The RNA shown here (small-subunit ribosomal RNA) has 1495 nucleotides and comes from an uncultured bacterium.

RNA sequence: GAGUUUGAUCAUGGCUCAGAUUGCACGCUGGCGGAAUGCUUAACACAUGCAAGUCGAGCGGUAACAGGCCUUCGGGUGCUGACGAGCGGCGGACGGGUGAGUAACGCGUAGGUAUCUGCCCAGAGGUGGGGGAUAGCCCGGGGAAACCCGGAUUAAUACCGCAUGACCUCUUCGGAGCAAAGUGGGGGAUCGUAAGACCUCACGCCUUUGGAUGAGCCUACGUCCGAUUAGCUUGUUGGUAGGGUAACGGCCUACCAAGGCGACGAUCGGUAGCUGGUCUGAGAGGAUGAUCAGCCACACUGGGACUGAGACACGGCCCAGACUCCUACGGGAGGCAGCAGUGGGGAAUAUUGGACAAUGGGCGAAAGCCUGAUCCAGCAAUUCCGCGUGUGUGAAGAAGGCCUUAGGGUUGUAAAGCACUUUAGUUCGGGAAGAAAAAGCUCUGGUCAAUACCCAGUGCCUUGACGGUACCGAAGGAAUAAGCACCGGCUAACUCUGUGCCAGCAGCCGCGGUAAUACAGAGGGUGCAAGCGUUGUUCGGAAUUAUUGGGCGUAAAGCGCGCGUAGGCGGCUAUGUAAGUCUGACGUGAAAGCCCGGGGCUCAACCCCGGAAGUGCAUCGGAAACUAUAUAGCUAGAGUCCCGGAGAGGAUGGUGGAAUUCCAGGUGUAGAGGUGAAAUUCGUAGAUAUCUGGAGGAACAUCAGUGGCGAAGGCGGCCAUCUGGACGGUGACUGACGCUGAGGUGCGAAAGCGUGGGGAGCGAACAGGAUUAGAUACCCUGGUAGUCCACGCCGUAAACGAUGGAUACUAGGCGCAGCGGGUAUUGACCCCUGCUGUGCCGUAGCUAACGCAUUAAGUAUCCCGCCUGGGAAGUACGGCCGCAAGGCUAAAACUCAAAGGAAUUGACGGGGGCCCGCACAAGCGGUGGAGCAUGUGGUUUAAUUCGACGCAACGCGAAGAACCUUACCUAGGCUUGACAUUGAUAGAAUCCCUCGUAAUUGAGGGAGUGCCCUUCGGGGCCUUGAAAACAGGUGCUGCAUGGCUGUCGUCAGCUCGUGUCGUGAGAUGUUGGGUUAAGUCCCGCAACGAGCGCAACCCCUAUCCUUAGUUACCAACAGUUCGGCUGGGGACUCUAGGGAGACUGCCGGUGUUAAACCGGAGGAAGGUGGGGAUGACGUCAAGUCCUCAUGGCCCUUACGCCUAGGGCUACACACGUGCUACAAUGGCGACCACAGAGCGCUGCGAACCCGCGAGGGGGAGCCAAUCGCAAAAAGGUCGUCCCAGUUCGGAUUGGAGUCUGCAACUCGACUCCAUGAAGUCGGAAUCGCUAGUAAUCGCGUGUCAGCAUAACGCGGUGAAUACGUUCCCAGGCCUUGUACACACCGCCCGUCACACCAUGGGAGUCGAUUGCUCCAGAAGUCGGUGAGCUAACCUUCGGGAGGCAGCCGCCUAAGGAGUGGUCGGUAACUGGGGUGAAGUCGUAACAAGGUAACC
Repeated sequence: GAGUUUGAUCAUGGCUCAGAUUGCACGCUGGCGGAAUGCUUAACACAUGCAAGUCGAGCGGUAACAGGCCUUCGGGUGCUGACGAGCGGCGGACGGGUGAGUAACGCGUAGGUAUCUGCCCAGAGGUGGGGGAUAGCCCGGGGAAACCCGGAUUAAUACCGCAUGACCUCUUCGGAGCAAAGUGGGGGAUCGUAAGACCUCACGCCUUUGGAUGAGCCUACGUCCGAUUAGCUUGUUGGUAGGGUAACGGCCUACCAAGGCGACGAUCGGUAGCUGGUCUGAGAGGAUGAUCAGCCACACUGGGACUGAGACACGGCCCAGACUCCUACGGGAGGCAGCAGUGGGGAAUAUUGGACAAUGGGCGAAAGCCUGAUCCAGCAAUUCCGCGUGUGUGAAGAAGGCCUUAGGGUUGUAAAGCACUUUAGUUCGGGAAGAAAAAGCUCUGGUCAAUACCCAGUGCCUUGACGGUACCGAAGGAAUAAGCACCGGCUAACUCUGUGCCAGCAGCCGCGGUAAUACAGAGGGUGCAAGCGUUGUUCGGAAUUAUUGGGCGUAAAGCGCGCGUAGGCGGCUAUGUAAGUCUGACGUGAAAGCCCGGGGCUCAACCCCGGAAGUGCAUCGGAAACUAUAUAGCUAGAGUCCCGGAGAGGAUGGUGGAAUUCCAGGUGUAGAGGUGAAAUUCGUAGAUAUCUGGAGGAACAUCAGUGGCGAAGGCGGCCAUCUGGACGGUGACUGACGCUGAGGUGCGAAAGCGUGGGGAGCGAACAGGAUUAGAUACCCUGGUAGUCCACGCCGUAAACGAUGGAUACUAGGCGCAGCGGGUAUUGACCCCUGCUGUGCCGUAGCUAACGCAUUAAGUAUCCCGCCUGGGAAGUACGGCCGCAAGGCUAAAACUCAAAGGAAUUGACGGGGGCCCGCACAAGCGGUGGAGCAUGUGGUUUAAUUCGACGCAACGCGAAGAACCUUACCUAGGCUUGACAUUGAUAGAAUCCCUCGUAAUUGAGGGAGUGCCCUUCGGGGCCUUGAAAACAGGUGCUGCAUGGCUGUCGUCAGCUCGUGUCGUGAGAUGUUGGGUUAAGUCCCGCAACGAGCGCAACCCCUAUCCUUAGUUACCAACAGUUCGGCUGGGGACUCUAGGGAGACUGCCGGUGUUAAACCGGAGGAAGGUGGGGAUGACGUCAAGUCCUCAUGGCCCUUACGCCUAGGGCUACACACGUGCUACAAUGGCGACCACAGAGCGCUGCGAACCCGCGAGGGGGAGCCAAUCGCAAAAAGGUCGUCCCAGUUCGGAUUGGAGUCUGCAACUCGACUCCAUGAAGUCGGAAUCGCUAGUAAUCGCGUGUCAGCAUAACGCGGUGAAUACGUUCCCAGGCCUUGUACACACCGCCCGUCACACCAUGGGAGUCGAUUGCUCCAGAAGUCGGUGAGCUAACCUUCGGGAGGCAGCCGCCUAAGGAGUGGUCGGUAACUGGGGUGAAGUCGUAACAAGGUAACC
C1' cells in the first nucleotide's frame, strides 16, 4: 500500500496478501565453473581404524633391523647406525568436540588487587663435596586373563644429606632457615696408564630481581517469562580469635550479637549457554546466537582427590551406579559431545579419502618424529556469484496446432532455408608458471688461545598432498545443454473444449447447481530461469503494545465513591554546591563483520590493505540557565481565627393529621367486587354503602421547582438535642504546610443472610379463577417470605453525565438558587455589578459522526485507573473474602472472518400526524344453498395435448374442439421430405375417367402443349427430379433473450444540470404554511432552473349558429290511392363539415393583499360538465420459446411429414365465473305502443303460399340514411290464476321433427308433443355499484358451414344512500423506531434429539521434580592415634628424627525409610462449551416486537 464487515458510507477493528530472510525440507526439472556451507532431532547407543607424543646430546642397557669386527660357522661382540621395553625429563591443563547444565559475577562493559605464573626476555650470583636406593635385566612363584608376589644385582639430569649463600623467607631485630646436575661439540700447550683433568663453545641446572604472557579473586552497572510464586534466610548477617588458601573472604571452626534480603519483585516455578555479531526495519526497535571469533560449562551418570607452573584433568587415577563386552565364574575390560564410519531417531544433513608440501603445535642441539589441528580432494543446485544452451538474415507471413463473425486472426522471423561464430563441453598438445624456507656446501664477519666449534649474512643445491590442476594453444561441429510456476480481484498475463454444488480449487475474498477467463485439458500469454514452485521460520507491512508513535461519552477501555501510605509531580526571591544536564581532553570500546577508499583472482561472489564507525563505559578539567540539594527569606497556592445567612446533609428522641385495613356499635337491604368480557371471592349468619368510637402499622398529598443539600449511595410532615460540610464578607495570622495516589482503609441502592421484634398496605413463592392450541405468563381473587425497627453480615447495580482527580487559559446570550457591592431612595422595587452553585442555547476549537463547547469531549501540565478482534468467558483451575448466596482476582484449548460504532437511503411497524379511494360506513342488488352452462383442480384414460396458479390463474390463451382446427393417443404409411435456396435432367401448368385402399398413397387411361422477354442461341414463371448441401421440430430452457402484455395505478409521483451543505454514503431542490383531483397553484426558503409524469391539446356526448339538403325531414301551399305518397319546401328533426360557447370571466364573503375555497348572478352546461383514448422512473428473475423473432442444447428412415379413427366433450368429487328460478311489483292469454347501434353479395332476403312450430317454397328489393335482418322487450289496456311445489320453476327423460354440414354415434343448435326433478330467497363467509349509475328490459356485432347463458357494443325503464373517516383493505406525503436490506413471507433465541471436536470435575492410578526428618555410608582429603613396619640424616650405636601400613573421628556420593509440595499422563462416570443438513417444541429479542427493553 491492497483485499475483506455494509444496499451504499465514514470511522473502529481483526484476519489475509504483495517484500526481505533461511544451516532448511518436499515436488517437478537439471549444462559448466568459482566461493562458501552441510545432524537444528536422541548430551541416544556405538563395531573398526586413526586423533599425543617425543628426547640415546639425561640413564642402565640391547628385544628387533642394518653395518663392522671375531668365529669352532652353532654363534659371539653394543663396536657403529640406531633402538622395543624400562628409569628419567618435557608435553598429555594446548589443539579438537558439544551446549546437557547454568538466570549465575556465567557473560558483557568499566574498574580494582589481598595473589600465582612452566617454557620465553633482560639483569645479578652460583653450579663444591658426598651418600643410600630402585625399575629394567636375571632367578623363583601365583593367575584363564588383566596382572601380581618374593629373591639377587645395577645406572642417572631419579632420590637424600653436608658445605657455601645473597638484594630471598622468617624474626623477639640478637639472629635463624633454604640451593644446584650434568650432557654434548671442538681443542694448542701442560698433567695423566687410559678415561680424562684442563681450556673453550653450546645446551642445561640452582638462587634471586624485573618484564612479558597466562591465570585467580573482588566491585558497579546491564542481562528472558510468570504475583494464579509474597514473604525468604540459621553459617543465615556482622564481630572476635584461630585454621585454611597462591591470594581477600563464613571459605572453615569456636564464641558473641541478631541480624541480612524483599513490591526498584526477594523466594519459588518455567525457559535459556553469554557476547562480537546475524536477519529484518527509514529509524527506534523486534527476532536470533549455525558457520568465523572471544568467554563459560561439560566429557557415560554421580562423588573424590592425586600429580603438576597450571586440572579436580575428553582419548589420567580411585569409588559408587546404569549399560556393553571377555571369563576357566575365582575375576577382569570399556566410555567417538576428536576425524571418518554404523545402528537408531527424524521432513532432513556428506568419505571408514590424501598429505604433513604449506600454516600452526609438542618433543628434540639438530636431522627429524608425531599431529583426523590444518591444508587438500570426494558427495549434495544447500546458498551466493559468473557463464552457456548460439548469432545475423529470412514473408510464400509455409505446414501443423488453436480460435473464428468463415472474411480471417494467432503461434510468428518463430521454423525451414542461407550466411557466420565456437565461450563452456569433447579430443590432443604445452604447462613443476605461482605457492619456500630451513638443513647441507661455499664465502665474509663476530666469539675464542684457536684458521675447530658456534652465531649473523651472501651465493649454490634440495623438498608439492592438491595435480598433469590453474592457465595457454590446436582440432572439429550448431554441434552436447530449458525448465518451473502462474493467467477471477489483490497481481503481470484469455480464449476454446470437457464437467454440471459432481469431480475438484482456495493465501484472503470466494469459484463449481449446462454458456466456469476461478475445476480438468488444450492453444495462447505473463513471470522467473539452472532453476522454479510449495511447506515451515523470523522481521516487515502492523501507528495491531504506539519512547519515537495509539487510545478510553456511544466502537474494547474511568475503579461505585471518599480518606490516605509509599511513590511521582510541585509557587516567588537570593546565595552556595555541582548529583542530573551541557562541553573539552584522555583511556577503552579485540579481531573478523557492516560502511568508505584502494588492490588481487579475465568480472563477480570471494580475498587482501588502509580508513571511518562502534551512538557505550570510565577518568580528569570546565560551565551553572534549568532540575535537584543546602541555607535564608516572601505571600499570589493551601490553611487558621472573626462575622453572616441558606439548605429533604447526618444521628437520636418526641409528636401530628389525611388515607388504607381491622374490631365494636348504629342505619340499611340484596347485592358487592372485579374485568376486554367473566369467574374464583365477599354477602340474608346482613356484605357493599353510610355514621360513631377504637386499634395498629407504614408512608408523609398540597408546598414541589431541569429547586436545595451531600464524596458517592442517597436525603422530603412537624419539634428538640448533638453534629459534618460548602458559601458570602472583613481584616489579621501561619508561610508551600500543595496535587495525585499503587497497596491499605472506610462508606456504599435494591435484593439476600443471621438473631430478636414488628406486620396496616403492598407483595416473590404458592393456591384458585380466567385467557389460550398450550399459558408453569401477561389480567383477576387471595396470599407467605420480604418490605419496617435493632444489632451483625453481604459489597454488588445501566452504582450513568455510560465522561477519574487537580490547576491554568480560551467569544458571548438567557434563566434558576445562595451571599454580597454600587447608584438613588424614608424604605422597597427598578438599574449596574462581584463570588459560589445549578441549567439551556451558541462562537472558535475538537470529534468517525452523533455531539461537546468557561460545569469541555477545546488548549496545556501533573498523578492514578483501564483497553488491544468476536465467541468460549467474567467461565474453569488456584488463591483471598463470605454463615450461605456468592464476590474479587482471572486463563487456555477450540472456533469464526468477522463482531461492534455513528450516520445515509430504503423497506417495514399490532409507531405517530396529514390526506385520498365503493376502503369502511349508509344504501340497492348479488355470490355462497338448487338445477343447468362454462372454466379449473382431482381422479380416470391408449390419449383425456399444452400453457395460465393470491390480488394480477380458473366464461383465461380459445372472436366459437363433430372432421379440419390438433399440438395428444392408436394404427397405416413417407425419408432431400408437406415448406425454402442451389441444382444435372425432363416437361407447360392443369383437368377428367377407371381399379384398389379405412384414408393418404398407389396402378392405368385420356384431354391439354401455354404466357412473358429475346440479340432467336436462349432465359423467366410452373411441374417432375438423381446426388448433396440442407429442410423440418407447438421438442427443452420465459431463470440466456427481443418484442408484446398484466400489475401496483390514471396512484402523483420519478429524476437531472448547475450551485450550496456534508470527510462520505448522501442531502438540498421535492421539506415547510396554505390549496388542489393532481409535485395543481400561491407564499416562504441555498437554492435556481429543467426533463418524464399531472393538466391541456385529440375523439364521443350535452346547447346554439352557419353551410349543404338525398335515400333523411314536412311548418305553410297544392294534389292524393291518405302511405312525406306526389308536386314542392330548406323552416323544423336529423345527417356531417365548419364555427360559437365555460375562462373561477363577473358579484359578494373568507383567506396573507396570494393561490384558492364558499355562496350568487347569468347560462344548454360551472368550477376537470359527463365519457373515452392516453399508463412516468420502476417493482414482481410476474406472463408468454405454443403468435412471432432469437442464443444455446437436443431429434434427423424421426421428437420431422401424411392419413384414418379416437381423444381434448371421460366423472365418486372440490372450487371459481355465470344463466334460470324459487313467484302475485308475478305467471299466462289477447290487443296497443316507443329505441339506438350495427350488419348484409359464397350475403341480408320482403310480400305471398305451406307447416302448430323449427322451417320449407318463393324470389321482389338491396353493394343499402333508399332494400332486408327487424318482432324491440320491459311498458300500456283487458282477461285469468289466488299463495299451492302451484297456470311458479323448468331440469331430466321418451317420442316426433327442422337446419347446417362429406359426416351430428361418441359430440351440434333448434322445434313440437309428452314428462315436470331440485328449488319456497340460501350457514360461515363474500362481491359489485355514488346517476342516466345500480337494478331491470330487450337489440346488435365479432368468431362462425352450424353451434353463445360467454365476450364486445347499443339503447329502453330507471332508483336508494353517503352522518362521517373510529375501524377493515389499498395507496400518497411528512415524521419516528429498527438488530430488516433476498428488505416482516424479514431477522432471530433457548431447551431437546443425533454426530464430531477440544476442555473442566472425577473414586483412583502411573510418572517427573523438589522440601523436610531420619538410617546407612564407598573412595578420598584433613585431624587423631599409630604397641606393627621402616634405606639415606643424627647418634653416646641403646636409640632418635622422619615416614608408612593399620585403626578411630569429621565431612560426604549413590542407596534406603517416612512425610509433604509442585507439574504432567491416564480413568468408569459427569458438567458445561463449540461446530454441524431443510430435525422437534415453542416465540424470548429487534417496530410500542404485540406485557417497552435492559442491569